[in-house]
RNA sequence: UUCGCGGGCCACGCGGUCGCCUCGAUAAAAUCGGGGAGGAAAGUCCGGGCUGCGUAGGGCACGGCGCCUCGUAACGCAAGGACCCCGAUAACAUCGGGGUGGAAAGUGCCACAGAAACAAUACCGCCCCCAGCAACUGCCGGGAGCAAGGGUGAAACGGUGGUGUAAGAGACCACCCACUCCGGUGGCAACAUCGGUUUGGGUAAACCCCGCCGGUUGCAAGGCCAAGUAUAGGAGAAGGAGUUGCCCGCUCCAUAUUACUCCAGGGUAGGCCGCAUGAGUAUGACAGUGAUGUCAUUCCCAGAUAGAUGACCGCCUUCCGUUCAUAGAGCGGAUUACAGAACCCGGCUUAUGGCCCGCUAACCUU
Numbered sequence: 001u002u003c004g005c006g007g008g009c010c011a012c013g014c015g016g017u018c019g020c021c022u023c024g025a026u027a028a029a030a031u032c033g034g035g036g037a038g039g040a041a042a043g044u045c046c047g048g049g050c051u052g053c054g055u056a057g058g059g060c061a062c063g064g065c066g067c068c069u070c071g072u073a074a075c076g077c078a079a080g081g082a083c084c085c086c087g088a089u090a091a092c093a094u095c096g097g098g099g100u101g102g103a104a105a106g107u108g109c110c111a112c113a114g115a116a117a118c119a120a121u122a123c124c125g126c127c128c129c130c131a132g133c134a135a136c137u138g139c140c141g142g143g144a145g146c147a148a149g150g151g152u153g154a155a156a157c158g159g160u161g162g163u164g165u166a167a168g169a170g171a172c173c174a175c176c177c178a179c180u181c182c183g184g185u186g187g188c189a190a191c192a193u194c195g196g197u198u199u200g201g202g203u204a205a206a207c208c209c210c211g212c213c214g215g216u217u218g219c220a221a222g223g224c225c226a227a228g229u230a231u232a233g234g235a236g237a238a239g240g241a242g243u244u245g246c247c248c249g250c251u252c253c254a255u256a257u258u259a260c261u262c263c264a265g266g267g268u269a270g271g272c273c274g275c276a277u278g279a280g281u282a283u284g285a286c287a288g289u290g291a292u293g294u295c296a297u298u299c300c301c302a303g304a305u306a307g308a309u310g311a312c313c314g315c316c317u318u319c320c321g322u323u324c325a326u327a328g329a330g331c332g333g334a335u336u337a338c339a340g341a342a343c344c345c346g347g348c349u350u351a352u353g354g355c356c357c358g359c360u361a362a363c364c365u366u
Base pairs, nucleotide, nucleotide: 001362002361004359005358006357007356008355009354010353013315014314015313016312017311018310020036021035022034023033024032025031038338042349043348045347046346047345048344049343050218052216053215057248058247059246060245062214063213064212065211066210067081068080069079071077082100083099084098085097086096087095088094101209102208106207107206108203109202110201123150124149125146126145128143129142130141132139133138158176159175160174161173162172163171177200178199181196182195183194184193185192186191222273223272224271225270231264233263234262235261236260239253240252241251242250280299282297283296284295285294286293287292318334319333320332321331322330323329324328
């Protein structure tokens, strides 16, 4: 310097004039003072706070998560670690990416190729016996063995070496690999290591099993005030309502004209609350590897409802262009990218301009 990866910060600021919204001071107006859109406000993917339903719940179904420890209000999130796989590098180290309960409960699947995909009537082959031909070590037929060699494939009843055999084979022996279980040592643990034992296809973002979690609803939630008319309406049943769906239980209403549910029809739809003090911001100290926590001090920083947060001028930060030889000065231009709060908060994901830091590799220079 280049490529790649990971992480962080910023998104002009100040002043004046006018305009808009809101809060406070005022009975009101006027006036004065304070404030006014993001790092993602986006997606609505998770988790909650909050709201309503419930005198009471339980089970099934359904959904989510899945290595360990820790953080948090909580999480499918964050932090630290363990193991496995892949890439970079000649390799180690290191860096980056991905993954993680169970195949020894059961079922299913593994294309094509291949004899055969958990199973074998074995494609080429190896060995023995009988008979025929040949005269050499062979050919053909029949019988009884093998799965060690070759081939196919992602994968073929763990691997290497030996004993043994007619030829072989964990049949037996030595060493090794993976897995199950038991014990010792280290670690809170996942695990590592040593010794022994057991077993020897893969696949669970296939069904399934195991463990943990989950009642539901959504600010268009939910309340208050105002306004408003029409039901000669229809249907239901030992029933209706109450907590996604189903069942059981419990409670309330009703005995059909009146409660309740469904269908059809008609009327009103304006205002107020919820509504901004929070699992809150900033600074510092302490504890911790860290996420984060504790303490102290400090600050109040939108609340609209067809939906405000703007325009102009000056200075300034930064950038761009241009003139002067340069430092530097002058002049001109610039919310620049992605993009606009709507109940609130913690995450994740996506979009995007600029700057900075770190790491791996390559090249160049010293």

A computed fold for a 366-nucleotide RNA from candidate division Zixibacteria bacterium CG_4_9_14_3_um_filter_46_8, annotated as Bacterial RNase P class A. The coordinates come from a structure-prediction model, not an experiment, and the mean pLDDT is 76. It matches the Rfam family "Bacterial RNase P class A". Rfam classes the family as a ribozyme.